[in-house]
RNA sequence: GGCGGGUUAGCUCAGCUGGUUAGAGCGUCGGAAUCAUAAUCCGCAGGUCCACAGUUCGAAUCUGUGACCCGCUA
Numbered sequence: 001g002g003c004g005g006g007u008u009a010g011c012u013c014a015g016c017u018g019g020u021u022a023g024a025g026c027g028u029c030g031g032a033a034u035c036a037u038a039a040u041c042c043g044c045a046g047g048u049c050c051a052c053a054g055u056u057c058g059a060a061u062c063u064g065u066g067a068c069c070c071g072c073u074a
Base pairs, nucleotide, nucleotide: 001073002072003071004070005069006068007067010026011025012024013023019057029043030042031041032040050066051065052064053063054062
């Protein structure tokens, strides 16, 4: 240099063919229970979906450019 994959909550990841509220598990926080702690149970909060632009009535999802990470290859 070429090719492929990835970037969504603090962490690990879903999100099927663009559609009306963007989710799960773990964790944090609050509560229950316990003599107490852990495990356990209940509940809340937490997101500019990497950035910018384009297409569309509508974009996390499609297209372009850029950034960063991983892999293959000359």

A computed fold for a 74-nucleotide RNA from a Lentisphaeria bacterium, annotated as transfer RNA. The sequence was found in a public genome assembly. It matches the Rfam family "tRNA". Rfam describes the family as follows. Transfer RNA (tRNA) molecules are approximately 80 nucleotides in length. The family's RNA type in Rfam is transfer RNA. Its mean pLDDT, the model's own confidence on a scale to 100, is 81.